The RNA shown here (SAM riboswitch aptamer (S box leader)) has 105 nucleotides. Rfam family: SAM riboswitch aptamer (S box leader). From the family's description: The SAM riboswitch is found upstream of a number of genes which code for proteins involved in methionine or cysteine biosynthesis in Gram-positive bacteria.

RNA sequence: ACCUUAUCAAGAGCGGCGGAGGUAACAGGACCGAUGAAGCCGCAGCAACCCGACCGAAAUGCGUCGAAGGUGCUAAUUCCUGCGGUUUUAUCCGAAAGAUGAGGG
Repeated sequence: ACCUUAUCAAGAGCGGCGGAGGUAACAGGACCGAUGAAGCCGCAGCAACCCGACCGAAAUGCGUCGAAGGUGCUAAUUCCUGCGGUUUUAUCCGAAAGAUGAGGG
C1' cells in the first nucleotide's frame, strides 16, 4: 500500500517566516484569500480515540472522572450536491468516497 473497526451537526487561534492560492481528487455550486492563501515554525487552545484513576460480579456499561504522555483537530455539517430508496421536486435516511483513531498487516 492494503484489511478490520469506531467516529465525523459540538468544540477550539494568535504570532513569525512566506507570497498566491485555498476549501482531499474530478465536475457543478457556494465560499475563503494582498485587511495576506498554501506550506513551515513557535506558543496557546479544543476534544477525549489511545491512555490513567474509579464504580461494578460482569458487560459487548448511550458508565463517571482526569488530561501528564501518543495521535488528531482549531471558517462554513466531511461547506453543499453527484449514487440508491424515488418518475420529478423537497425533505429525510442510507451508501460510496474521504478524514481521524485503534488494531492487524
Notes: Its mean pLDDT, the model's own confidence on a scale to 100, is 83.